[in-house]
C1' cells in the first nucleotide's frame, strides 16, 4: 500500500520556543489570531480502542485507570451542501 470493523454533538491547560496565519479541500457562513493563534517541545490532564482483571467462555458483557500501547485537551470534524479524512482495532 489495499480492503474490512468501530467511534467522530460527553470530558480535558499551562509553560516554553517560533512568528504568520489557522479551523482537512472548494464554495457560503461563523470563530480563533501579534493580548502570539497554527504548529513544535515539556509537563499537567481527559478519555477508556487495545493490552490487562471479571464471568464457563473466542465472540459477547462488565470492571479498573496502579501500569503497557495508541488517541485526544477553541468552537459537533466549527456549521451547511459537496468531497475527503482522523484515530483505534483486527486483517491480507
Nucleotide at each position: 500500500a489495499c480492503a474490512c470493523c468501530a467511534u467522530c454533538c460527553a470530558g480535558a491547560g499551562c509553560g516554553g520556543c517560533c512568528g504568520a496565519g489557522a479551523g482537512u479541500c472548494c464554495u457560503g457562513g461563523c470563530u480563533c489570531g501579534a493580548c502570539g493563534a497554527c504548529g513544535c517541545c515539556g509537563c499537567a490532564g481527559c478519555a477508556a480502542c487495545c493490552c490487562c482483571c471479571c464471568g464457563a467462555g473466542c465472540c459477547c458483557g462488565g470492571g479498573c485507570g496502579c501500569g503497557g500501547g495508541u488517541g485526544c485537551u477553541a468552537c459537533c470534524g466549527c456549521c451547511a451542501g459537496g468531497u475527503c479524512g482522523a484515530u483505534g482495532g483486527a486483517g491480507u